[in-house]
Context: one part of a larger RNA
Molecule: large-subunit ribosomal RNA, domain IV
Organism: Candidatus Babeliales bacterium
RNA sequence: GUAUCAUUAAGGAACUCGGCAAAUUGACCCCGUAACUUCGGGAGAAGGGGUGCCUAGGCUGUGACUCUUCUAUACGAAGAGAGAGCGGUUUUUAGGUUGCAACAAAGAGGCCCAAUCGACUGUUUAACAAAAACACAGGGCAAUGCAAACUCGUAAGAGGAAGUAUAUUGUCUGACGUCUGCCCAGUGCUGGACGGUUAACGGGAGAAGUCAGCCGUAAGGCGAAGCUUUGAACCGAAGCCCCAGUAAACGGCGGCCGUAACUAUAACGGUCCUAAGGUAGCGAAAUCCCUUGUCGGGUAAGUUCCGACCUGCAUGAAUGACGUAACGAGUUGGGCGCUGUCUUAAUGAUAUACUCA
Numbered sequence: 001g002u003a004u005c006a007u008u009a010a011g012g013a014a015c016u017c018g019g020c021a022a023a024u025u026g027a028c029c030c031c032g033u034a035a036c037u038u039c040g041g042g043a044g045a046a047g048g049g050g051u052g053c054c055u056a057g058g059c060u061g062u063g064a065c066u067c068u069u070c071u072a073u074a075c076g077a078a079g080a081g082a083g084a085g086c087g088g089u090u091u092u093u094a095g096g097u098u099g100c101a102a103c104a105a106a107g108a109g110g111c112c113c114a115a116u117c118g119a120c121u122g123u124u125u126a127a128c129a130a131a132a133a134c135a136c137a138g139g140g141c142a143a144u145g146c147a148a149a150c151u152c153g154u155a156a157g158a159g160g161a162a163g164u165a166u167a168u169u170g171u172c173u174g175a176c177g178u179c180u181g182c183c184c185a186g187u188g189c190u191g192g193a194c195g196g197u198u199a200a201c202g203g204g205a206g207a208a209g210u211c212a213g214c215c216g217u218a219a220g221g222c223g224a225a226g227c228u229u230u231g232a233a234c235c236g237a238a239g240c241c242c243c244a245g246u247a248a249a250c251g252g253c254g255g256c257c258g259u260a261a262c263u264a265u266a267a268c269g270g271u272c273c274u275a276a277g278g279u280a281g282c283g284a285a286a287u288c289c290c291u292u293g294u295c296g297g298g299u300a301a302g303u304u305c306c307g308a309c310c311u312g313c314a315u316g317a318a319u320g321a322c323g324u325a326a327c328g329a330g331u332u333g334g335g336c337g338c339u340g341u342c343u344u345a346a347u348g349a350u351a352u353a354c355u356c357a
Stems, first nucleotide, its partner, number of pairs: 001352008010343002014341001019338001027051005036041001038175001052097006058089005065081006110336007117328002122134002138173007150159003176323004181253003186250002188246005195241003202234001206230005213222003254272005281315001282312001293309005
């Protein structure tokens, strides 16, 4: 010097991003215990008190006091006795007494207020994330009638299930309470089917090649059947177009202008566009750019926090909305207690490094 540990005057968070770390609290018994609440809780709330007492001794420390002798005296010196009083005593004795219970050491909750998120107990990134993420009970929608849907496998076959719609599968939401608005134009899904379009197949009009033969002096031309190559009309399913339904399917949920007897604002009116123009609720929010918005509270002083306002850049209803007791090694703000976190350092212990031997 470093690591770990112990203690500290006065102050007590002034430290710091932040009380990180440390300290406080701690067991048992008694008293007492608020808001709120889903009446179960909250609760070990909080906050207090106690965990022995009495009587008589024993041991032990200190030792007031009394007597005798000596010196000329003395408050001086020496010796002897006595043990009061004040302590110590888990490791001394006996007895009494109360109670559910009689902390030697070690081991053993700090608490409260408010907000956010998630209801809860649980689960997770083995080895940087434990959470607001996942799961969850509850809710909804969709599929599936059993040789089920669905999944694995080329198949046989297996799971689903030795189950049977109060079942199984997929998907979303996520206790509970109050609720869950409008839009089916687009995309998807479901159903329908007059018509349009549409494949293979069927069909085979027609065309082409070849060729017997025929015409022609020749060159060449024509050319049946057959074979070969093509091939129009017509026929022809689902799908698509089309017609409906469906948003706890994917999703979406407007501008501009004017108007009230101060001003301001606009219940009201006009107009354009749309499938429909955001309802209830909440709102500078885990969402607000401007922004440290404005007002109030808390502080001497508060970009955080809490309560409001609404001008929502860009909230909003199972991609759930808003509340909510209980719960949380979650997050944020405040307070009490407590402390070497700090003012500001000091001392000690153990280990190690270093120097010398």